[in-house]
RNA sequence: AGAGUUUUGAUCCUGGCUCAGAACGAACGCUGGUGGCGUGUUUUAUACAUGCAAGUCGAGCGAGGACAGUAGCUUGCUACUGAGCCGAGCGGCGAACGGGUGAGUAACGCGUAAGCAAUCUGCCCCACAAUCGGGAACAACCGUGCCAACGCGCGGCUAAUGCCGGAUAUUGUGUCCUACUGCAUAGUAGGUUAACGAAAGAUUUAUCGUUGUGGGAUGAGCUUGCGUCCGAUUAGCUAGUUGGCGGGGUAAUAGCCCACCAAGGCGACGAUCGGUAGCCGGCCUGAGAGGGUGAUCGGCCACAUUGGGACUGAGAUACGGCCCAGACUUCUACGGGAGGCAGCAGUAGGGAAUAUUGCGCAAUGGGGGGAACCCUGACGCAGCAACGCCACGUGUGGGAAGAAGCAUUUCGGUGUGUAAACCACUGUCGGAAAGGAAUAACGGAAGACUUCGGUCUUUAUGAAUGUACUUUUAGAGGAAGCACCGGCAAACUUCGUGCCAGCAGCCGCGGUAAUACGAGGGGUGCAAGCGUUGUUCGGAAUCACUGGGCGUAAAGGGAGCGUAGGCGGAAGUGCAAGCAAUCUGUAUAAUCCUGGGGCCCAACCCCAGUUCUGCAGAUUGGACUGUAUUUCUUGAAUAGUUCAGAGGCAAGCGGAAUUUCUGGUGUAGCGGUGGAAUGCGUAGAGAUCAGAAAGAACACCAAUGGCGAAGGCAGCUUGCUGGGGACUUAUUGACGCUGAGGCUCGAAAGUGUGGGUAGCAAACAGGAUUAGAUACCCUGGUAGUCCACACUGUAAACGAUGCAUACUGGGUGUCCGAAAUUCGUUUCGGGUACCGUAGCUAACGCGUUAAGUAUGCCGCCUGGGGAGUACGUACGCAAGUAUGAAACUCAAAGGAAUUGACGGGGGCCCGCACAAGCGGUGGAGCAUGUGGUUUAAUUCGAAGCAACGCGCGGAACCUUACCAGGGUUUGACAUGGAAUCGCCGCAGCGAGAGAUCGCUGUUUAGUAGCAAUACUACGGUUCACACAGGUGCUGCAUGGCUGUCGUCAGCUCGUGUCGUGAGAUGUUGGGUUAAGUCCCGCAACGAGCGCAACCCACGUUUCUAGUUGCUACCCGCAAGGGAGCUCUCUAGAGAGACUGCCGGGGACAACCCGGAGGAAGGUGUGGAUGACGUCAAGUCCUCAUGGCCCUUACAUCCUGGGCUACACACGUGCUACAAUGGUCGGUACAAUGGGUCGCAAUAUCGCGAGAUGGAGCCAAUCCCUAAAGCCGGCCUCAGUUCGGAUCGGAGUCUGCAACUCGACUCCGUGAAGCUGGAAUCGCUAGUAAUCGUGGGUCAGCACACCACGGUGAAUACGUUCCCGGGCCUUGUACACACCGCCCGUCAAGCCAUGGGAGAAGGGAGUGCUCUAAGUCGUGAUGCCAACCCGCAAGGGAGCUAACGCCUAAAGCAAGACCUUUGACUGGGGCUAAGUCGUAACAAGGUAGCCGUACCGGAAGGUGCGGCUG
Repeated sequence: AGAGUUUUGAUCCUGGCUCAGAACGAACGCUGGUGGCGUGUUUUAUACAUGCAAGUCGAGCGAGGACAGUAGCUUGCUACUGAGCCGAGCGGCGAACGGGUGAGUAACGCGUAAGCAAUCUGCCCCACAAUCGGGAACAACCGUGCCAACGCGCGGCUAAUGCCGGAUAUUGUGUCCUACUGCAUAGUAGGUUAACGAAAGAUUUAUCGUUGUGGGAUGAGCUUGCGUCCGAUUAGCUAGUUGGCGGGGUAAUAGCCCACCAAGGCGACGAUCGGUAGCCGGCCUGAGAGGGUGAUCGGCCACAUUGGGACUGAGAUACGGCCCAGACUUCUACGGGAGGCAGCAGUAGGGAAUAUUGCGCAAUGGGGGGAACCCUGACGCAGCAACGCCACGUGUGGGAAGAAGCAUUUCGGUGUGUAAACCACUGUCGGAAAGGAAUAACGGAAGACUUCGGUCUUUAUGAAUGUACUUUUAGAGGAAGCACCGGCAAACUUCGUGCCAGCAGCCGCGGUAAUACGAGGGGUGCAAGCGUUGUUCGGAAUCACUGGGCGUAAAGGGAGCGUAGGCGGAAGUGCAAGCAAUCUGUAUAAUCCUGGGGCCCAACCCCAGUUCUGCAGAUUGGACUGUAUUUCUUGAAUAGUUCAGAGGCAAGCGGAAUUUCUGGUGUAGCGGUGGAAUGCGUAGAGAUCAGAAAGAACACCAAUGGCGAAGGCAGCUUGCUGGGGACUUAUUGACGCUGAGGCUCGAAAGUGUGGGUAGCAAACAGGAUUAGAUACCCUGGUAGUCCACACUGUAAACGAUGCAUACUGGGUGUCCGAAAUUCGUUUCGGGUACCGUAGCUAACGCGUUAAGUAUGCCGCCUGGGGAGUACGUACGCAAGUAUGAAACUCAAAGGAAUUGACGGGGGCCCGCACAAGCGGUGGAGCAUGUGGUUUAAUUCGAAGCAACGCGCGGAACCUUACCAGGGUUUGACAUGGAAUCGCCGCAGCGAGAGAUCGCUGUUUAGUAGCAAUACUACGGUUCACACAGGUGCUGCAUGGCUGUCGUCAGCUCGUGUCGUGAGAUGUUGGGUUAAGUCCCGCAACGAGCGCAACCCACGUUUCUAGUUGCUACCCGCAAGGGAGCUCUCUAGAGAGACUGCCGGGGACAACCCGGAGGAAGGUGUGGAUGACGUCAAGUCCUCAUGGCCCUUACAUCCUGGGCUACACACGUGCUACAAUGGUCGGUACAAUGGGUCGCAAUAUCGCGAGAUGGAGCCAAUCCCUAAAGCCGGCCUCAGUUCGGAUCGGAGUCUGCAACUCGACUCCGUGAAGCUGGAAUCGCUAGUAAUCGUGGGUCAGCACACCACGGUGAAUACGUUCCCGGGCCUUGUACACACCGCCCGUCAAGCCAUGGGAGAAGGGAGUGCUCUAAGUCGUGAUGCCAACCCGCAAGGGAGCUAACGCCUAAAGCAAGACCUUUGACUGGGGCUAAGUCGUAACAAGGUAGCCGUACCGGAAGGUGCGGCUG
């Protein structure tokens, strides 16, 4: 030293992605009060207008000018004087500092530590010595000439601290000698010799200079050890290169340069090449180790428009100097010149972006000067910028059960909120006014003192600045924003929008109720700032030194041998490289840290200390590593005895089988498949017998067996040969382990050459299959498979597990060997296989053959895709192999395990699921519902099962929701206010299609009062507003209700246990059941919802009760009455059935089978009853309800129409097609129900529907009520005496009203249809089938629905198959769960990228040509003051032109590398709904995958070998 999000239905792990933190020379957006301290062109080392940034010294020199003074006088001239003033010149010092920038540089450039016995050092300090005496010039100036300009030439004069000889000089330089020292050259000290070498003066007389020598200090130069980025798709580089000898050169070493000689030097510990980069102290981050960075400040380096060069000088190869060349700018009289802001300001440009053409030398520092002083864009200050850090303020206290506004609301309220108003105060900052510092000390002048160095006193000096600060004053007055509020992550609501607009760091929000968009309110966070973007570190143990991994997640090289390297057994001794301790030096300052101090605090600044973990040196230690040496035997190896083995190579031999050929026998098929066909066969196949030939492979033995390093190895014999085990002693004496490169071996396929070819068999051909079938299946068949010799070098080359060594419980089998043996076996060693302890592991699993515990060495990994691809290189005959990226893209990809679901996986079981049966549907006509179409409207909903005779249990009007038209607008309906009236209502008339409108008549109650009238109640009308109303939308906002899996046997919980966890266990297993029903067993023990039972009905019976029921009796024609309650029946309460009993089976269980008894027997039959859940299943049009929408209309009323349409398609039904029937006549037997706006009898009329009429019944009382059946007649197989559609006519009933559009009746008409294709439905017993009856709805309308009874079968061997379901198990890439997932081509759009005829550009290098400036060399016939010779002339010495070497730039040439671009082209990635197939995931429907080869629209197919994932 925090953690969090994201892969999944959930889990654990691996692994990437993302956020929170800190920081910044930042920028952008919104906002902005004050002060302090800092910081401010990161980009074009781009170009620069203008001003300034380096001068100073008259106490070095000469001359001049102005001024002043003095003197002379020709009063306007001369001379002199001035510590005075001025600007040039000679001269000195400075200009090499200070200031800027980071282009170059991967380097002794930087850092650090050393060295120079290989060096220099102006000014400064110390010491010693000296400063003698001469000479010749050149500027300025004067004269003159050229010139546009810059400037230049010639002649003449002159000074110096300028220049040149001479003298002198040591402790200098040089020669020689001695001593000491060292490290080879050498150093130090002393001596000798005398070859060489100096000087300058100035002034105010006290100092400053000058020269030599030595020393110091400072600064510089050179050398060395170590450290210092990336790339090997850069592996070889190097000719002055490496060294030597001798020269030259430098302050100094050195190939620094030259001549000659030698052939070296560097490199896998990464040379060379390419890319990038100034380095460090530090800064940021981090727990640290690290990582990133190199602004401001400090140290070093490099550069100054680009390149080259030297001069001067102590110092430069010189930012504000010179010369040359190039580019650019500029002036020009066209001849020629001038320039260099990466100094401070400033301008343009670039850019997201970075300031004033300010003040001052007052301070600090620097240059010059003796000094005063001058100069100083260094510096000190100010200005601009919230760019950063720090500090302050924008008020303080009181003030309501709480104003208004705004927001919200469940309409009550709540929030904003003590917030405001209001009251009382305060006065920071800002404003006004007054006062007003420090930073100042030197120095100068004056005075005093003095050890003569100086000290003290007084006085003068401020850019910032009238600033800081202090005081007074007015007044809450002038001063708050920004981001966020789905999770991470503090903070929630309303409206708008409606996958749109938009948001987004990741996950993800938005498709009508968005806490995620936009706005309002509210809140949270920070605050003069807040957010965003960018970058860095952190988190990231996600490159792991601290501190990771590699069986399956990414990752062990295919295997061995072995080089370098790394590591290495036991004992002794020495050394001290590593290591450890102590000390010394260094590690600039600043920074960081700690403690103090100063600005009111802080930031900031000052002081002190620690630290700077580093490097170097000295001393010590001797364990460990190392090294040297002496030993040892246990590691390793060798020898001996012996053993096993498909170890390898070569040669020979063998039998079985296959195919072919020859011959014999023999006749019609053979072969092949799921079924076929192609094919073979009457020219004799196949079959069978005999013989022959050929090639390949070796049955049984045979095995979790054996051998080998791996690949791999299998008949037998022989030869040659490798390795291994055991035993025993002996020998060597660490000889070992690993192993980058390297070398060798290396299945199959494939390649080359030559053979061989029986079988098999890519390709290919044909036949099938199929929608297609470039496949699976079949018939053929070529490479190949085999051999020899060469290549290739890859595989799921796998134990997906590198090699070696040691240690750590066991058990079981097996192979080889040895020992013991009681001959059973046991023990030991070496292999091989299984199970398992500890331990490990994410889990699975591993477990002495480790994936445990450790050590050594090698290889490899770092999200998925792109991609093992591209480019480059190497190898290869080729195929290809090895090495091996990036752009771009995604938020995952992945491992193991869990629960489900699924499987053309497995096991067990059930169900009218199949089968066995019976009857239907599908064909016809009609009814009814739906689709479609039509329509003004054909209202709406329901959609596989689980919509479709469903909502609708009954559309002529109504219903009604639809359409057309006509009306109404507080409304058809509810509540509330006011006014008014007793209208309204009822009855009648008129208009109208009606709604409605108009008219007439009549006309409430109570109390008070004589009455008028008033009030109240009720009802109505009118007015205004709240509101009503909506079958309008959303069933994907909902409640409720319902369907479905399914009356299937399941679904869960508590506690415990197991597992890191999801979860498991229980609930699995053995039996059994209709059942998770029960029994047994069991890390489970219990429990709940379901099952069952309890409930209802039916079946038997008992008791009770006996009317309207019943009748063993009586009366009566009957209706009925009397009597009775035995029976039937009714309806209450009980009984009864529980595997209770017997036998057998079974585990002595549960239970099963059989039997008895019984009305009923194994849940007796039927019903009601529907677990957890699934389907966003259905319903907003039953009802309720959130939200949205309409409000003279989407509300409401009315008339008429529509929901009833009709080329068609489907569902559900009815009636049939007939003789088991039809029809006619006769005749018998039910149950459930319903009935007063009702059921309606007897009776009468009508052919009939029905009418008339109305007994009885508010119902066990009355009414509505059977048919099939039975008996008899006719029909006789026909579109009929079957069938009844359709149509015509006439009627009945209901109802305001049957036209659209009712039902029924009668007469006539008499369609299709003769048992129904593919397909499909129901039913297991009082069931199917068949027959009628009732009811609800309802005025009327029933083939539907819900009930009721009558008659009343057939079949079930059985569970292989179809469908559905349950349990267990298995596989899974599915979890929206197989209607899943998913692959590739093609087509479309977008993006990046490879190749590409070429094209353009760039930097670096090589060779050659030419050569500026310049150093060096040579050097004139040119020049020539100083010095020398010479009387002189002249000569020497000196200088220069010129020449030579080198060489920048330029030119030429050939390459290599990099970047950009390019018609066309290759693949890749991404993109809601394109095309073709279906390769993979389940046995994925042909198991998959790996390597290789061939083939194919595509996934892919096939061959050969391999793997199990």
A computed fold for a 1509-nucleotide RNA from a metagenome, annotated as small-subunit ribosomal RNA.